[in-house]
Context: one part of a larger RNA
RNA sequence: GCCAACGAGUUAGCUGUAUGAUGCAAGCUUAAUGGAGUUAAACCAGUAGGCGAAGCGAAAGCGAGUCUUAACCGGCGAUUAGUAUCAUGCACUAGACCCGAAACCAGGUGAGCCAUCCAUGGGCAGGUUGAAGGUGCAGUAAAAUGCACUGGAGGACCGAACCGACUCGCGUUGUAAGGCGACCGGAUGACCUGUGGAUAGCGCAGAAAUUGCUAUCGAACCUGGAGAUAGCUGGUUCUUCCUGAAAUAGCUUUAGGGCUAGCCUUGUGAUCAGAACUUUGGGGGUAGAGCUACUGUUUAGGCUAGGGCGGGAAAUAACUGUACCAAACCUUGACAAACUCCGAAUACCAAAGUGUGUUGCACAGGAGUCAGACUAUGAUAGCUAAGUACCAUAGUCGAGAGGGAAACAGCCCAGAUCGCCAAUUAAGGUCCCAAAUAGAGAUUCAGUGGUAAAGGAGGUGAAAUUGUUCAGACAACCAGGAGGUUGGCUUAGAAGCAGCCAUUCCUUUAAAGAGUGCGUAAUAGCUCACUGGUCUAUGUGGUUUCGCGCCGAAAAUAUAACGGGGCUCAAAUCUCUAACCGAAAUUGCGAGUGCAUAUUUAUAUGUGCGGUAAGGAAGCGUUCCUAUCAGCGCUGAAGUCGAACUGUGAAGUUCGGUGGAGCGGUGGGAAGUGCAAAUGUUGGC
Repeated sequence: GCCAACGAGUUAGCUGUAUGAUGCAAGCUUAAUGGAGUUAAACCAGUAGGCGAAGCGAAAGCGAGUCUUAACCGGCGAUUAGUAUCAUGCACUAGACCCGAAACCAGGUGAGCCAUCCAUGGGCAGGUUGAAGGUGCAGUAAAAUGCACUGGAGGACCGAACCGACUCGCGUUGUAAGGCGACCGGAUGACCUGUGGAUAGCGCAGAAAUUGCUAUCGAACCUGGAGAUAGCUGGUUCUUCCUGAAAUAGCUUUAGGGCUAGCCUUGUGAUCAGAACUUUGGGGGUAGAGCUACUGUUUAGGCUAGGGCGGGAAAUAACUGUACCAAACCUUGACAAACUCCGAAUACCAAAGUGUGUUGCACAGGAGUCAGACUAUGAUAGCUAAGUACCAUAGUCGAGAGGGAAACAGCCCAGAUCGCCAAUUAAGGUCCCAAAUAGAGAUUCAGUGGUAAAGGAGGUGAAAUUGUUCAGACAACCAGGAGGUUGGCUUAGAAGCAGCCAUUCCUUUAAAGAGUGCGUAAUAGCUCACUGGUCUAUGUGGUUUCGCGCCGAAAAUAUAACGGGGCUCAAAUCUCUAACCGAAAUUGCGAGUGCAUAUUUAUAUGUGCGGUAAGGAAGCGUUCCUAUCAGCGCUGAAGUCGAACUGUGAAGUUCGGUGGAGCGGUGGGAAGUGCAAAUGUUGGC
């Protein structure tokens, strides 16, 4: 991992409550126990007790009333249905749907491991060093002291056994739940070790590490309290049918839990009270707008108090000036969630009409929900950031399948009772993948389409407006482009062209600047403006607006920003026309079923039938009991393998093989009553 079996809402209660059934009924009912009897019951007795028939008051008490009160008002009652048993739902008390802690407490068992201690034994190759002391000699007044020998000390040295375990490697389902190899530390000592004994868990031991106390240690292990508790996680077993949520409010040592309400469901009752739409009538201060209508903010100018600065002989004052600041006022232009002279659309409230719907209301039984998500719109916070947070309104998902968006809970279309090799459409599409297309007029050349801004550009199309032009324009080519003068100043120089100055003037002209640029040291030289000629036009310039494009444009494994192929008078974009495809939508035909209505009572008509949590309804199957079929069975039961058929389904029936002795139908009853999941349990492989 697979298979098989087992595996979770049960049982109890003189408990409560609701619904259903049955008996009796102003009453209903027995409990313990006894009698008789039995496998056990059924049966008879038993009225002790319980509930009900009257309430009110704290009570005395009064009583269809009573309490309060001086009294009224007012509160609670009265105009009748209960009770016993059974079944079912739910609650309560019990382990109470099942499995699951870490822990707590009690009583015991452990020091054969390890720690310390007590008693009694054992062990330490070999080598080295050479303390004290001693002896002799030297030495001294005597000592001290020195030398030699002797001697054999040491938590001394090297190094086996023994004890340990520094580093590296191997090992890592190991040889081993701590080993192996090499290297390494101690090795006469606070040494190692045998045997016997002592210390115990709220404890002992500890050269002290939360370290050890039998592979278990921040409190051992075993058994018990015990099915501890678990607002937590996981699991919770057959079918069909009807309805169908919530992720919100308030409170909560509350926030992933609860309670009440909201929303769902079932029953009963009274009823038309409900949603929606239309009409009419309301209040409002949002959007917008406005502000010389307030409160504040604010642009420019004017006017004018006040102030600043200056003049006023040095000071002060009067007086006076002012390209300074500036209230109020005037003109002008703006801003506001906490401004309003104004002011919608919606929404909300009410009335009337339509409206008979799985609409509303009341009461009663049962719930679940209290983590919501995204999209659009209106706000707040944030950076007018977030697949962000938090509100409001709506939708979808949640609990919703189908078609589209390549794929894609929350987007677009559309709400799946079942069947059909029928039809029409929606969104979206119609070159091929891949069902379905043609036409008309434009635009785009960028593969734009098929990502992005400020900004930039003789891209290109359309429009408006304004110049110029057969008295010949624009472009091109040919020619001219002069004189006073090198204007004056400046300067080494300054001659159109470094710089400064300026009524930049005058003359000759068809025209020609005291000069547009290049150039020179300065001149020179080239060129432009301006003029003539050649040529020839529905031409040629400027400005503005709109359409579509271009640049701006860099990312990490691989084209990779049309789903791909591929597409250019399109298969791109805009405008228009006519077709078609396309879904579980709609329609057609057939079938089932809920509800309502009608009646001829099994049909017709109408309207429904997506669904998680959850409520309700009807069934299937398993084991056992009881009654019955005077059921089936060795002429073959159960079980098992296979096939066919029946039923919406759980399932059932029949036939054949196997098997070899029990089993079923129908009515009723009772449950150890249904497995895919629980890191489920046991077994097998």